[in-house]
RNA sequence: AGAGUUUGAUCCUGGCUCAGGAUGAACGCUGGCGGCGUGCUUGACCUAUGCAAGUCGAACGUGUCUCAAGCCAAGCUUGCUUGGUGAGGGACAAGUGGCGUCCGGGUGAGUAUCACGUAGGUGACCUGCCCCGAAGUGGGGGACAACCACUGGAAACGGUGGCUAAUACCGCAUGUGGUGCAGCAUUCGUUUGCUGCAUUAAAGGUGAGGCGUAAGCCUCGCCGCUACGGGAGGGGCCUGCGGCCGAUUAGCUAGUUGGUGGGGUAAUGGCUUACCAAGGCGACGAUCGGUAGCUGGUCUGAGAGGGCGAUCAGCCACACUGGCACUGAAAUACGGGCCAGACUCCUACGGGAGGCAGCAAGGAAAUAUUGCGCAAUGGGCGAAAGCCUGACGCAGCAACGCCGCGUGGGUGAUGAAGGCCUUCGGGUCGUAAAGCCCUUUUUCUGGGGGAAGAGGAAGGACGGUACCUCAGGAAUAAGCCUCGGCGAACUACGUGCCAGCAGCCGCGGUAAAACGUAGGAGGCGAGCGUUAUCCGGAUUUAUUGGGCGUAAAGGGCGUCUAGGCGGUGCGCUAAGUUGGGCAUGAAAUCCUCUGGCUUAACUGGAGGGGGCUGUCCAAUACUGGGGCACUUGAGGGCAGGAGAGGAAAGCGGAAUUCCCGGUGUAGCGGUAAUAUGCGUAGAUAUCGGGAGGAACACCAGUGGCGAAGGCGGCUUUCUGGCCUGACCCUGACGCUGAAGCGCGAAAGCGUGGGGAGCGAACGGGAUUAGAUACCCCGGUAGUCCACGCCCUAAACGAUGGAUACUGGGUGUUGGUGGCGUUGACCCCAUCAGUGCCGAAGCGAACGCGUUAAGUAUCCCGCCUGGGGACUACGGCCGCAAGGUUAAAACUCAAAGGAAUUGACGGGGGCCCGCACAAGCAGCGGAGCGUGUGGUUUAAUUCGAUUCAACACGAAGAACCUUACCUGGGUUUGACAUGCUGGUGGUAGGAAGACGAAAGUGGACCGACCCUUCGGGGAGCCAGCACAGGUGCUGCAUGGCUGUCGUCAGCUCGUGCCGUGAGGUGUUGGGUUAAGUCCCGCAACGAGCGCAACCCUCGUCGCUAGUUGUAUUUUUCUAGCGAGACUGCCGAGAUUAACUCGGAGGAAGGUGGGGAUGACGUCAAGUCCGCAUGGCCUUUAUAUCCAGGGCUACACACACGCUACAAUGGCCGACACAGCGGGAUGCCAAGCCGCGAGGCGGAGCUAAUCCUCCAAAGUCGGUCUCAGUUCGGAUUGCAGGCUGCAACCCGCCUGCAUGAAGCUGGAGUUGCUAGUAACCGCAGGUCAGCUAUACUGCGGUGAAUACGUUCCCGGGCCUUGUACACACCGCCCGUCACGUCAUGAAAGUCGGUAACACCUGAAGCCGGUGGGCCAACCGCAAGGAGGCAGCCGUCGAGGGUGGGCCUGGCGAUUGGGACGAAGUCGUAACAAGGUA
Repeated sequence: AGAGUUUGAUCCUGGCUCAGGAUGAACGCUGGCGGCGUGCUUGACCUAUGCAAGUCGAACGUGUCUCAAGCCAAGCUUGCUUGGUGAGGGACAAGUGGCGUCCGGGUGAGUAUCACGUAGGUGACCUGCCCCGAAGUGGGGGACAACCACUGGAAACGGUGGCUAAUACCGCAUGUGGUGCAGCAUUCGUUUGCUGCAUUAAAGGUGAGGCGUAAGCCUCGCCGCUACGGGAGGGGCCUGCGGCCGAUUAGCUAGUUGGUGGGGUAAUGGCUUACCAAGGCGACGAUCGGUAGCUGGUCUGAGAGGGCGAUCAGCCACACUGGCACUGAAAUACGGGCCAGACUCCUACGGGAGGCAGCAAGGAAAUAUUGCGCAAUGGGCGAAAGCCUGACGCAGCAACGCCGCGUGGGUGAUGAAGGCCUUCGGGUCGUAAAGCCCUUUUUCUGGGGGAAGAGGAAGGACGGUACCUCAGGAAUAAGCCUCGGCGAACUACGUGCCAGCAGCCGCGGUAAAACGUAGGAGGCGAGCGUUAUCCGGAUUUAUUGGGCGUAAAGGGCGUCUAGGCGGUGCGCUAAGUUGGGCAUGAAAUCCUCUGGCUUAACUGGAGGGGGCUGUCCAAUACUGGGGCACUUGAGGGCAGGAGAGGAAAGCGGAAUUCCCGGUGUAGCGGUAAUAUGCGUAGAUAUCGGGAGGAACACCAGUGGCGAAGGCGGCUUUCUGGCCUGACCCUGACGCUGAAGCGCGAAAGCGUGGGGAGCGAACGGGAUUAGAUACCCCGGUAGUCCACGCCCUAAACGAUGGAUACUGGGUGUUGGUGGCGUUGACCCCAUCAGUGCCGAAGCGAACGCGUUAAGUAUCCCGCCUGGGGACUACGGCCGCAAGGUUAAAACUCAAAGGAAUUGACGGGGGCCCGCACAAGCAGCGGAGCGUGUGGUUUAAUUCGAUUCAACACGAAGAACCUUACCUGGGUUUGACAUGCUGGUGGUAGGAAGACGAAAGUGGACCGACCCUUCGGGGAGCCAGCACAGGUGCUGCAUGGCUGUCGUCAGCUCGUGCCGUGAGGUGUUGGGUUAAGUCCCGCAACGAGCGCAACCCUCGUCGCUAGUUGUAUUUUUCUAGCGAGACUGCCGAGAUUAACUCGGAGGAAGGUGGGGAUGACGUCAAGUCCGCAUGGCCUUUAUAUCCAGGGCUACACACACGCUACAAUGGCCGACACAGCGGGAUGCCAAGCCGCGAGGCGGAGCUAAUCCUCCAAAGUCGGUCUCAGUUCGGAUUGCAGGCUGCAACCCGCCUGCAUGAAGCUGGAGUUGCUAGUAACCGCAGGUCAGCUAUACUGCGGUGAAUACGUUCCCGGGCCUUGUACACACCGCCCGUCACGUCAUGAAAGUCGGUAACACCUGAAGCCGGUGGGCCAACCGCAAGGAGGCAGCCGUCGAGGGUGGGCCUGGCGAUUGGGACGAAGUCGUAACAAGGUA
């Protein structure tokens, strides 16, 4: 720091995804040790059991136990025992009393709040224990617990009576002080000082000493107590500022806002109450709803930010839920109280008890032990000893995290065995192992020693722990994930769109580096992966740091409020701003340095740091505030000007339609063509007259006006804005503009008019597969007017407004000025508008470019992936239609913009081709041949399937071929190679025999090469390796071939242009058969193609001549040359290429033909020509043999042949070729046969011989238009030939038979000259042939081409595109099926908060009097005061009620999304066939 993913490729926009870090984690696999940390994030769910707050006898009385002086009594061993009592001492216990229990510990429910953070205020306050100062502590009184007696209750817990102490309680005294009032002085002040009056406290305990018989007294000390002043620390209250979301929450508020009086509090305050006033809050977001403890910090990030708020620390809140107070310095109190509620437990049913969000522990899916200790630190009480302390210190469990260590080190190549791969050579795991040597650092086992933590002594839970040491032995210790790209690491096998993987892109359909396994490799390592969540990457919410013409995004337009921003000059101020000082910013955390644990994590010390806030001082450029001035911004006045600007009224002509009348007659109208329609009841046409409505031709113009929508005949009235000129006036009055208000095309709505034309709906006619459309005939609403609504649009320049600046050129509209002239001109300058082209610049590109999309400033609006969704719900508006505002679930990995190259178009232009046209002959109909499909079959082997399969592979299937079928055999094999062994009458040949054959078997015959003479080779036999396969995959391949297409194209180098794909060149103007050539040109060159070079034919020359010619010439044969090059003339054209005409010439503009096939396309064809990877098969898918099949036959198609006849058939006679072929061959003459053929044997290895008679043709004859003397299919008989063999299944001959067919529908093929057509001949294959096929050869020998509109194919340029598998493309909607989420819905079940009324616990406050009462007053009566009771206000909760908000379910219903191959159509993308 980036990367992957939209495309054929590109750039951009834009989302999704990944790599990093983190966690109180969880899950899977695995797991050696130690240190330091951390560990119910969820049900603030419920809890058995134990513990978590007590302590003080030096405040007090009592009880029990114990020690015990002394006393009493009894016994007697007369100084002992027993019993009782017992001052006093000690221990323990309940109680009174004091202090603590308000700390510490837990949790995060609630809370959007002065709760928190920060900075302040408190003259509006409190403060136990502690510290300092200074004063005092005198003298009395009455009770109540405990205890005793009686008594209620199951219990919890009480009741009555009686006794008693105090540092418990209550008067009195004193008054340093405090407080209140008054006065004087003082102060900014309710400050302070002084004076006077009034009022206001207390408690003792204990140690030592002294005196005293004792009680007790005194002195000193300590601990207390009281009032006051101050401090420290702690708190209460108030305030500024700061930190969540929603406006689909816009208005909220009655103690509400303020005042006065009363009350209340430690204290201010509507905190509370009575009265008075009517305020207070809110777009700077009140109220309402949702969510949430806040902070220091922590995670991430370069930072700014974003997320989070575990552990530790500060604050807050809470303690089963809700309410309430008491006590106290402090609570509205987690382990206190009262009440209500829910829940649990006990009960004798009458009543009671309880609150783990303390530590452990249990249950609940789910996160540790019912551990040890107060040794340390800290806390409570105590004078102290000490007691208490689940705070805390430790240990246990958990890889939960961070950190550290180990699982050995060295050597060791036969590169062992084994695994895996392999091209079979080898490679790799791999020095890895084994083996040998070594070390026990750690860990492990055993033994010994053994801490610090502890202070002046003792005292250690941890702990016999850390640590040290000895011994033993490499010993006890490695896994997890990944290996297609991102992203580091590759092979084999298995699987075969299956099983599966997947974070994104995507893998898997028989060669998977993507699935599974193995080997290997990569990464990390006691861990490794996965999941979840957060930040990052994401400049993808953009302050730093984004955008809005076309990608998402400018409001339809104007006007204006708040707000934001704002011209020039000079003073003042100092709010913003800047600098400095001070204070604050807790500690911890973070950074730097340094120290301690062996290191690190961890931790000690020192230093540092930011932001915010407050305050003081200073500065004054800029902004703000306030003052004075100015004129250039803005506005006004004056004088001119243009205009479809707006509103109203009136007027006009043309045209359409209708009505009346005239003329007139059969059609009109309409369309691509029809038809519906109108018309003999007189239309259309035409003339005259009239009615009515709507719109205003020409002028008219990228002309004008308006803010936009929009505005178009003429006149008048009213009215808005704009421009120009020269000065005058005001003096910043400005710009923008959320809300608000107004305007706002068309359609639509309401009421009333109007209605000519046009014309949704609708009717009819066409078209069509259908046609709810396009076309036609009609036609209602509407279109028009008035008034009122609606408020939308591709309301577009898809471009908000304002201001300033930044080269120009050229039109045009309206002004003004100038020059010179007068001319409506022209030219120059300038202002305002409106267009085009373009510098710089900008932009993804297209493009924009003084009318900016440039450079800047200000203000407003808007955007943040596509779909869902211009939707739902809610609100507002509307008569309705509907508008406006505007989500979510779910789903996709894209959706997009611009440009590029192609392809395509029922787009355009240019051009070519037997492409059409013009012609000739055909095919399609018949019969037959052949091929194919189909069907059949045991098999009908296989392949080829639009052009470019179908007389194709096959240039020749009776057996063979042959691959197919049936049956019979063989298994190292029909064939190749290697190794081992064997064999010597060996290899080989082979009679008779069996068999359908293959084969079995074998009498007999019988070899070869080398040799050192031993033998070896070859052969044969057996065995092992292996052979074999026309089995599969042409979609794994090579090679070859077809096709576009003999079309004129396809590319490259360098340069240039473009961010890039790419373009240029190769386009353009001409020309050509041609990217052929010329010219031009940011291109210049080049390559593969074209052409030429090659072969052949045509003319001539030369040479040579056998087997050709009777002979020389000549012909011929075959070799070498010549010739043709637009070379010459003319015309056109641009100096050109070139074209046209002409001459000459055998041939003239590539002379005819052939060979030759660019880059590529079709996953075209071929694994059955051959080769070949992989797979499959191996007594069979190999191989041999016999027979059968490939020849089947209702049909369909393709290629042909023969015909249908007289330009003919038949008969006779006669004439003229060329290419070729020929030795197990071609075959002459002659003879036989009607003939096929046979006999025959000459010649020929071939310019010699043979094939070899060419046929059409010519001459003569006959037939006379007929299914024929046409046509020959089919069939019968008789023959011939080849061959081992013609039954399936050959060819030929003769005789007989004589079918269909009389020129072939739609459609379709070939051919432009020696061509078509017609005619025959030859050859290959081949024993023969089903050849009518194919390849060649010659003979006879035409017609037509105006032309390029159309069909087909192609080339070039251009255009559109939503196509790129490329139009056989893409793609839309309904319907049907499945799944999912969601809206509506009669209703139904909940939840939160509030309101009204009723009821109303505890409790505080107030009232009350007839109950009760120790302290004070009083002789008493009584009083003061208090307690209980009762009443009242408030009041949690409960009840009733109508509503608000919100959630679940809901028959049915609406649309939506998604889902390899469903249905119907064809809407969109090309002019998409109606833009």